[in-house]
About this RNA:
RNAcentral holds the full RNA, with entries from SILVA. This is a predicted structure of a 316-nucleotide part of an RNA (large-subunit ribosomal RNA, domain IV) from a metagenome.

Context: one part of a larger RNA
RNA sequence: CUCUCGUUAAGGAACUUGGCAUAAUACCCCCGUAACUUCGGAGAAGGGGGGCCACCGCAAGGUGGCCGCAGAGAAAUGGCCCAGGCGACUGUUUAACAAAAACACAGCACUAUGCAAACACGAUAAGUGGACGUAUGUAGUGUGAUACCUGCCCAAUGCCAAAAGGUUAUAGAGACUUGUGCAAGCUCGUCUCCUAAGCCCUGGCGAAUGGCGGCCGUAACAAUAACGGUCCUAAGGUAGCGAAAUUCCUUGUCGGGUAAGUUCCGACCUGCACGAAUGGUGUAACGAUCUGGGCGCUGUCUCAACGAGAGACUCG
Numbered sequence: 001c002u003c004u005c006g007u008u009a010a011g012g013a014a015c016u017u018g019g020c021a022u023a024a025u026a027c028c029c030c031c032g033u034a035a036c037u038u039c040g041g042a043g044a045a046g047g048g049g050g051g052c053c054a055c056c057g058c059a060a061g062g063u064g065g066c067c068g069c070a071g072a073g074a075a076a077u078g079g080c081c082c083a084g085g086c087g088a089c090u091g092u093u094u095a096a097c098a099a100a101a102a103c104a105c106a107g108c109a110c111u112a113u114g115c116a117a118a119c120a121c122g123a124u125a126a127g128u129g130g131a132c133g134u135a136u137g138u139a140g141u142g143u144g145a146u147a148c149c150u151g152c153c154c155a156a157u158g159c160c161a162a163a164a165g166g167u168u169a170u171a172g173a174g175a176c177u178u179g180u181g182c183a184a185g186c187u188c189g190u191c192u193c194c195u196a197a198g199c200c201c202u203g204g205c206g207a208a209u210g211g212c213g214g215c216c217g218u219a220a221c222a223a224u225a226a227c228g229g230u231c232c233u234a235a236g237g238u239a240g241c242g243a244a245a246u247u248c249c250u251u252g253u254c255g256g257g258u259a260a261g262u263u264c265c266g267a268c269c270u271g272c273a274c275g276a277a278u279g280g281u282g283u284a285a286c287g288a289u290c291u292g293g294g295c296g297c298u299g300u301c302u303c304a305a306c307g308a309g310a311g312a313c314u315c316g
Stems, first nucleotide, its partner, number of pairs: 001311008010302002014300001019297001027050005038145001051066006067071001079295007086287002091103002107143007119129003146282004151212003156209002158205004165200003172193005179186002213231005240274001241271001252268005
């Protein structure tokens, strides 16, 4: 010097990307316990007690005394609180760099499906699953507890419906025709008629794929524009939220917290480029989740010291 441990004056996060790691808390009994709430939150938080002996008492326990630094005398055994983001939750996942905000989930909605069901496996089929089930079933898709809600657009794409019409064949029918052949026929080409699905056409459908504007003017200071004009569109973003897991400019501006805050919390709205089941906005509980703050606690640090063990080093 390295590793693994133990103790440490005064201070107590000044360390650091970050309290990472340590320390602290811990068991039982009694008291006490806030916001919010889905009554679960809660072991909230916080405070006190715990050994032994004698006496009394049926017991629970009470009274008195005794010892130690220390009485859950060892080991094992929650640190706590406040605020916010995301996801409701328990669960699942990248065996061996990711455990999460990803997946799943109960709930919600749409679509298909009447049974030899739809759908799936099977180059075809037989057959099988679905299911020895039967629409309160089954299958597919999306969303994701719960609460309040879920706006406008059917022009494009898609799906559905529709006994009209147009178009359409290597399908069907007929006529004519070239070559060859005695012929049957085979073959070359032209025309006509009829006609399926499909497409065109007509309409519907958004919890289907998706989309949801610009310019100019205007109020008795100024500013702003409830109001008006105009162009374009299928329709021009409603409620709610908003510098956000989304905000470039940006460390936006104001307030809070700090002596000092690019992070954090609350507002504002100028939303580069939120927005309603690719769900919107809240929400108690929950989380080895992420972010900010505080109490306690500590060798993380000021700033290092000492001790134990194992290496390293010297000799063998």